[in-house]
RNA sequence: GCGAGGGUUGCCAAGCCAGGUCAAAGGCGCUGGCUUGAGGGGCCAGUCUCGAAGGGGUUCGUGAGUUCAAAUCUCACCCCUCGCACCA
Numbered sequence: 001g002c003g004a005g006g007g008u009u010g011c012c013a014a015g016c017c018a019g020g021u022c023a024a025a026g027g028c029g030c031u032g033g034c035u036u037g038a039g040g041g042g043c044c045a046g047u048c049u050c051g052a053a054g055g056g057g058u059u060c061g062u063g064a065g066u067u068c069a070a071a072u073c074u075c076a077c078c079c080c081u082c083g084c085a086c087c088a
Stems, first nucleotide, its partner, number of pairs: 001084007010028003020068001029047007048057003061077005
């Protein structure tokens, strides 16, 4: 350089094709509670952010575009992985 795949809330990882019902499945971790003599395990709840709550705000690598509406479609760029090419 060419080709392919990928980047999602602490980590892993769905969702993307077929745009709304998505603050976004599930698992791990973490926090609190219950259970226990205690620990572990199990169970329940919470875990972006603001609020006492109803509710609000901002998010899916970055930027732009399309659309009433974008994690999802389009374009550019950045980064990662694999294969090929190059290889004095």
Predicted 3D model of an 88-nucleotide RNA (transfer RNA) from a Methanomicrobiales archaeon. It matches the Rfam family "tRNA". Rfam classes the family as a transfer RNA. About the family: Transfer RNA (tRNA) molecules are approximately 80 nucleotides in length.